[in-house]
């Protein structure tokens, strides 16, 4: 440098449930593991999905793809 067949030292936690913030998408905790080799980070492209009526606007999602940045293990060389 490569690559993730297998293993996991060590890390994340899907649905759900209980609290909490929000108009919501959803966020945060604390049980809980369905998974994951970046399920680490960043809305930059497209994609989904919310707005107390639309719509302009403004937002959520990184565990939808793609790209950017940094990283652990095991293997090869």
């Nucleotide at each position: 440098u490569a690559a993730g067949a297998a293993a996991a030292a060590g890390c994340c936690a899907a649905a759900c449930u209980c609290a909490u913030u929000g108009u919501g998408a959803a966020g945060u905790g604390a049980g809980g593991a369905c998974g994951g080799a970046a399920a680490g980070c960043c809305a930059c492209g497209g994609g989904u999905c919310u707005u107390a009526u639309g719509g302009g606007g403004a937002g959520a999602c990184a565990g939808c793809c793609g790209g950017g940045c940094u990283g652990c293990c095991u293997u090869a060389a």